[in-house]
RNA sequence: CUCUUAUCGAGAGUGGGGGAGGGAAAGGCCCUGUGAACCCACGGCAACUACCCGGGCGGUCUGUUUCUUGCCCGGAUCAGUGCUAACGCCGGGAUGUCUGUGAUUCACGCUUCCAUGGGAAAUCCAGAGAAGGCAUCCGCGAUGAGAG
Numbered sequence: 001c002u003c004u005u006a007u008c009g010a011g012a013g014u015g016g017g018g019g020a021g022g023g024a025a026a027g028g029c030c031c032u033g034u035g036a037a038c039c040c041a042c043g044g045c046a047a048c049u050a051c052c053c054g055g056g057c058g059g060u061c062u063g064u065u066u067c068u069u070g071c072c073c074g075g076a077u078c079a080g081u082g083c084u085a086a087c088g089c090c091g092g093g094a095u096g097u098c099u100g101u102g103a104u105u106c107a108c109g110c111u112u113c114c115a116u117g118g119g120a121a122a123u124c125c126a127g128a129g130a131a132g133g134c135a136u137c138c139g140c141g142a143u144g145a146g147a148g
Base pairs, nucleotide, nucleotide: 001148002147003146004145005144006143007142008141013042014041015040016039017038021031022030023029027090028089043084044083045082048080049079052075053074054073055072056071057070058069088140092138093137094136095135096134097133098132100108101107102106111131112130113129116126117125118124
């Protein structure tokens, strides 16, 4: 660097050095001389990997126990990483959805703008389109583990 896979709405900062940038990406919105990036020290968070402990299920073996092994759940935190402003700060694409749902005479809910059509008219009905919300998936990125 590439590929595979899991996770990404929780959580966790002080001091010293440094001296103007930083939050990956257009743009937005933020942080920052009340001190950015980065470096060092000491903490902390978390539980990906490794190790350890407990439980469950299964495989093998067996007369029984033991041993070994795979998966799942929980605990622990000496090791290897990681993280320690804001949802991965927001963000790009596709699809669906935005009026029904549950029930039985009831409860909850029914975003905004709008070309146009219906209608005598309405705060009515239909409705292309735009914006936005929500859900799922993809893309991009970060981190762990594995492989090349």
SAM riboswitch aptamer (S box leader), 148 nucleotides, folded computationally. Rfam family: SAM riboswitch aptamer (S box leader). Rfam describes the family as follows. The SAM riboswitch is found upstream of a number of genes which code for proteins involved in methionine or cysteine biosynthesis in Gram-positive bacteria. The sequence was found by an Rfam model in a public genome assembly. Model confidence (mean pLDDT): 76 of 100. Of the family's consensus pairs, 91% are formed in the model.